RNAcentral holds the sequence, with entries from ENA. The RNA shown here (Bacterial RNase P class A) has 369 nucleotides and comes from an Oscillospiraceae bacterium.

């Protein structure tokens, strides 16, 4: 210099003016007994890396629960380790991809049982279409062969062989089907065949070493076993339920219940009795206020432990809190010309969106000294 590969880390800057939220000050103005409230003025502050999707794990709240087991019902899933916790990270393992830096994997168990396997194929976990059979058996037929009748052409019955055909039976090697066909390849063997038996490879179990552990290596007269759990299932950790419209307080009216009194007023009544209305207490609670509400597993930095996620100490720093909801508009200057995007109880992750830029660390190729 190209081309790539991992991590980080930013997400226009700088000034004035007007305007809004919040907070502090306030000797101004109004109001109000007073606390204080409104208006002004005056400092100083006000989105993001994802605020989003709301997918996952917490914290907080209120419900249900002495404590513990089971069941169902859902989550998780090779291992080791962080972490409040996870389906997140890091770190490693196996398998698969790249020359490589390095990248992907819904990566427990089908050798517990049980079910499923479309179409195609003879069979889909057990078959026989075509095929192959020099052994066995059956049944025709020819030959050859023994008796035996004859009109001499032949016919009869029978025993053994061979030879052909069917069929029984044996294979499971090759054809063809399929995503998969009884581990895979060669030789032996055989009537044809088959791990039947060998040599190698494969892949399981055992055994030995190494590893913190998945693993890995070496080893055996052990065994050969289709896939599929995003089928039921089995293993093994783990979960009570709903949410800030959670929840607490404060609540004028009006509502539900008790209790008191018929002393006094009012209503219904012609009058008693009797009933509301009443005074007192409880209860539920709709507008509507306050609180939750922003100091928190919080940032930021030095150092020490760790390969690393990640922790421990020191030191400094405070950074929006509304509630119809504030964070905007204008100028002027620069520059690389500015992308997805807009808080609403909070915190860790993860997914998705995104113009650009800057830094590290590597890898492959090409020049070159």
């Nucleotide at each position: 210099c190209a081309a790539g590969c991992g991590c980080g880390c930013u997400g226009a800057a700088u000034g004035g003016u007007c305007g809004c939220g919040g907070g502090c000050a306030u000797a101004a103005g109004g109001c109000g007994a007073a606390a204080g409230c409104c208006u002004g003025u005056g400092c100083g502050u006000g989105a993001g890396g994802a605020a989003a999707g709301u997918c996952c794990g917490g914290g907080c709240u209120c419900c249900a629960c002495a404590g513990g087991g089971c069941a169902a019902g859902g989550a998780u899933a090779a291992c080791g380790g962080g972490u409040a916790a996870c389906a997140c990270c890091c770190g490693c393992c196996a398998g698969g991809g790249g020359c490589g830096a390095c990248c992907c994997u819904c990566g427990g168990a089908c050798a517990a049982g049980u079910g499923c396997a479309a179409c195609a194929g003879a069979g889909a976990u057990a078959u026989a279409c075509c095929g192959c059979g020099a052994a066995u058996c059956g049944c025709a037929g020819c030959a050859u062969u023994u008796c035996u009748c004859u009109u001499u052409g032949g016919g009869g019955a029978g025993u053994a062989u061979g030879c052909u055909g069917c069929g029984a039976c044996g294979c499971a090697a090759g054809g063809g089907u399929g995503g998969a066909a009884a581990g895979g390849c060669g030789a032996g063997g055989u009537a044809a065949g088959a791990g039947c038996u060998c040599a190698c490879c494969c892949a399981g179990c055992g055994c030995a070493u190494g590893g913190a552990g998945a693993c890995a290596u070496g080893u055996g007269g052990c065994u050969g076993c289709u896939g599929u759990a995003a089928a039921c299932u089995c293993u093994a950790u783990c979960c009570g339920g709903a949410g800030c419209a959670a929840c607490a307080c404060c609540g004028u009216g009006g509502g539900a219940g008790a209790a008191c009194g018929c002393a006094a007023g009012g209503c219904c009544g012609g009058c008693c009795c009797g009933g509301c209305c009443g005074u007192u207490c409880u209860c539920a609670g709709g507008a509507g206020g306050u609180g939750g509400c922003u100091u928190g597993a919080g940032c930021g930095u030095a150092c020490c432990g760790g390969c690393a996620a990640c922790g421990g100490u020191g030191c400094g720093c405070c950074u929006a809190g509304a509630u119809a909801g504030a964070u905007g508009a204008c100028c002027a200057u620069u520059c690389u010309a500015g992308a997805c995007a807009g808080a609403a109880c909070u915190c860790g992750g993860c997914u998705u969106a995104c113009a650009g830029g800057c830094g590290c660390a590597c890898u492959u190729g090409c020049a070159c000294c």
Lineage of the source: Bacteria > Bacillati > Bacillota > Clostridia > Oscillospiraceae. Rfam family: Bacterial RNase P class A. It is annotated as a ribozyme. A source record names the gene rnpB.